[in-house]
Record summary: This is a predicted structure of a 119-nucleotide RNA (FMN riboswitch aptamer (RFN element)) from a Spirochaetaceae bacterium. It was read from a public genome assembly, where an Rfam model found it. Of the family's consensus pairs, 100% are formed in the model. Taxonomically the source falls in Spirochaetaceae (Bacteria, Pseudomonadati, Spirochaetota, Spirochaetales).

This record gives sequence, C1' cells and structure tokens, in this order.
RNA sequence: GAGUUUCUUCAAGGGAGGGAGUUAUCCCGACCGGCGGUGACAGUCCGCAAACCUCUUCGGAGGGGGAACCGGUGGAAUUCCGGUACCGACAGUGCAAGUCUGGAUGGGAGAAGAAGGUC
Repeated sequence: GAGUUUCUUCAAGGGAGGGAGUUAUCCCGACCGGCGGUGACAGUCCGCAAACCUCUUCGGAGGGGGAACCGGUGGAAUUCCGGUACCGACAGUGCAAGUCUGGAUGGGAGAAGAAGGUC
C1' cells in the first nucleotide's frame, strides 16, 4: 500500500416579506438541495440510498424511484461563469403541502477512525 473481518463515531436542508380572503397549503414572491462516480466543483449526467409495493426461513430477496437547456471560458465542465427553466416519497390536516405535523431518539447510500489477521 491492497483487499478482508470485527467494532466505534458521523451521515438533510428549506415558506423571509407582501396580497386578497372565513381559512391558507391559494396568489406574488422567498427558500432548500443526501451519498459515490465522472478529464474541473452536479438537486436535473451515470450509479446508489430513503419512501412505497410484493415475497420472506425475519437474515434478507425482488420490484420501485422526480427534473436542463442555451451561451461563454478551457486541454478537459449537461459539474465552473452568465442567462432562462425545471423537479421534489408516504401518512395527517385540508378542496389544496418539496418547506407544517408524524413514522423518525428510525432507516440509510456512504464517510472517518480503531483493532485483528492475509498478501
């Protein structure tokens, strides 16, 4: 240094202000962006995680999973800069929720560290 086993810790943000109104989740407008990868930094590229569905010997397995273009710089960017767009689980409240409340003091892609043994 590589791969491996065990353990520990960590691992998601956001409704400012205004308007009409019985109300606000409506309207104007504001705000947010998990993890790994990618020739240079990504919510919208590739892959993954969670929700959700089915099965289960309860360990897990299978399914499922939103959205971007144009211009510029450059050796290299759908990642940077400029412009204009777009997207956001389930349950509750409710006619109406990415931002309120709840499952969740949960789960988790993965990140860091420690120890053991292998090459």